[in-house]
RNA sequence: GCUCUAGUGGCUCAGUGGUAGAGCACUCCCUUGGUAAGGGAGAGGUCAUGGGUUCAAUUCCCAUCUGGAGCU
Numbered sequence: 001g002c003u004c005u006a007g008u009g010g011c012u013c014a015g016u017g018g019u020a021g022a023g024c025a026c027u028c029c030c031u032u033g034g035u036a037a038g039g040g041a042g043a044g045g046u047c048a049u050g051g052g053u054u055c056a057a058u059u060c061c062c063a064u065c066u067g068g069a070g071c072u
Base pairs, nucleotide, nucleotide: 001071002070003069004068005067006066007065010024011023012022013021018055026042027041028040029039030038048064049063050062051061052060
């Protein structure tokens, strides 16, 4: 330099065009003599960045940034 791949709550990951979810973690409540476990509720996301296509983009296209792998 070229090719491929990944980027989504604090962490690990879903979500292949129609208002973004789960598990763990966090806050509050219930349960217990207490702790753990368990149950209920809640908060937390400009979906890496900037453009484009579309009535509508996490999703499709282009560029850039970062991590990983391969080729030379």
Transfer RNA from a Bacteriovoracaceae bacterium, 72 nucleotides, folded computationally.
The sequence was found in a public genome assembly.
The source organism's lineage runs through Bacteria, Pseudomonadati, Bdellovibrionota, Bacteriovoracales and Bacteriovoracaceae.
Rfam family: tRNA. Rfam's curators write: Transfer RNA (tRNA) molecules are approximately 80 nucleotides in length.
The prediction has a mean pLDDT of 81.